[in-house]
Predicted 3D model of a 95-nucleotide RNA (c-di-GMP-I riboswitch aptamer) from a Nitrospirota bacterium.
Its mean pLDDT, the model's own confidence on a scale to 100, is 77.
RNA sequence: CAGGUGCAAAGGCAAACCACCCGAAAGGGUGGGACGCAAAGCCAAGGGACCCAUGUCGGGACGAAGUACGUUCCAGGGUCAGCCUAGCUGCCACA
Numbered sequence: 001c002a003g004g005u006g007c008a009a010a011g012g013c014a015a016a017c018c019a020c021c022c023g024a025a026a027g028g029g030u031g032g033g034a035c036g037c038a039a040a041g042c043c044a045a046g047g048g049a050c051c052c053a054u055g056u057c058g059g060g061a062c063g064a065a066g067u068a069c070g071u072u073c074c075a076g077g078g079u080c081a082g083c084c085u086a087g088c089u090g091c092c093a094c095a
Base pairs, nucleotide, nucleotide: 004094005093006092012037013036017032018031019030020029021028022027035082041088042087045085046084047083048080049079050078051077052076054075058074059073060072061071062070063069
């Protein structure tokens, strides 16, 4: 230096919930708070999950019969890194 492992130590992060703010929503930010985490650091490239105020107010199917409405699929946009993979970076210890 590279890879492997995670007993210990020094630390680090911060789930749910609460308050305030942003957002149509999913969700995000700040503070409190700790369920947990060896990358629970960064990253939306690939899967997956979630949302719908979308879109020349789209297209299909079903219900309905009522050019409304509802459900679902495709599409479009968005969210989630504490869902997984990939990529980048990183403390200490041990063999």